[in-house]
RNA sequence: GUGGCCGUAGUUCAGUUGGCAGAACACCAGGUUGUGGUCCUGGGAGUCGCGGGUUCAAAUCCCGUCGGCCACCCCA
Repeated sequence: GUGGCCGUAGUUCAGUUGGCAGAACACCAGGUUGUGGUCCUGGGAGUCGCGGGUUCAAAUCCCGUCGGCCACCCCA
């Protein structure tokens, strides 16, 4: 350089007919317990990497771009 895959909550990830952004763990509060843990109930937490386009409507489609991983090519 070429091609492919990935980027969504603090972490790991789900989310394909384009139609309310989610789960688990973690965190916070309360209950339970002599304390902690476990367990139960509730809660907070998002620029869906970034910019633009299409659309009534975009995490999802299109273009560009950034980062990570893999393969290939060239040189040594």